[in-house]
RNA sequence: CUUAGUGGGCAGCCUAAUCUUCUUCCGUAAGCGGUUGAAGAACGGAGGAACCAACUUUUGGGGCAAAUCUCAGUUGAUGAGAGAGACACCUUCCAGUCUUAGCCCGUCAGCUAACUUCGUAGGCAAUGGAAGGAGUACCU
Repeated sequence: CUUAGUGGGCAGCCUAAUCUUCUUCCGUAAGCGGUUGAAGAACGGAGGAACCAACUUUUGGGGCAAAUCUCAGUUGAUGAGAGAGACACCUUCCAGUCUUAGCCCGUCAGCUAACUUCGUAGGCAAUGGAAGGAGUACCU
């Protein structure tokens, strides 16, 4: 556009989950967009010496993530609190709102240089004030 839905475009939020180049196929008048494969960059995670630490391994142990702990409750459903996390350019402060899930390894891993290895998915629609800073667009 258009009140909603749908579709398209532009720009955003949570998160590591993004960017670039080449390439297969599809769409397009073209520009481009989607998609396949590959490479590079970037971001994030795991394993892995010495030294140090730890010696407690069925009460198994461990990892990703903010997602843990405490109290109450029949130890249940659940509730409350502390701690942690998010809120739109960035940082800090104040107020306010919300979240505190889920998944994985498979008897096994502390830290850890070199080195090895994995992931780049999914889900959404925006609370204000103050201080400092940064950037974009338009006009002259």